[in-house]
RNA sequence: GCUCCCAUCGUCUAUCGGCUAGGACAUCAGGUUCUCAUCCUGAAAAGCGGGGUCCGACUCCCCGUGGGAGCG
Numbered sequence: 001g002c003u004c005c006c007a008u009c010g011u012c013u014a015u016c017g018g019c020u021a022g023g024a025c026a027u028c029a030g031g032u033u034c035u036c037a038u039c040c041u042g043a044a045a046a047g048c049g050g051g052g053u054c055c056g057a058c059u060c061c062c063c064g065u066g067g068g069a070g071c072g
Base pairs, nucleotide, nucleotide: 001071002070003069004068005067006066007065010025011024012023013022018055027043028042029041030040031039048064049063050062051061052060
């Protein structure tokens, strides 16, 4: 330098055009308990940046940024 892959709650991850973005762990609140732990219920919490396509984009396209793999 070229090609390919990835980027979503604090962490791991689901979502292949209709999202009011789901789950697990963690956190917080309540219940249970003499207390803690366990268990139960609930809450808060996320689409890397810019542009384009589309009625509608986390999803498709382009550029960029960051990470990974391969080739030279």
Description:
Model confidence (mean pLDDT): 84 of 100. Predicted 3D model of a 72-nucleotide RNA (transfer RNA) from Candidatus Sungbacteria bacterium RIFCSPLOWO2_02_FULL_51_17. It matches the Rfam family "tRNA". Its family is annotated with triplet codon-amino acid adaptor activity in the Gene Ontology. Rfam classes the family as a transfer RNA. Lineage of the source: Bacteria > Bacteria candidate phyla > Candidatus Sungiibacteriota.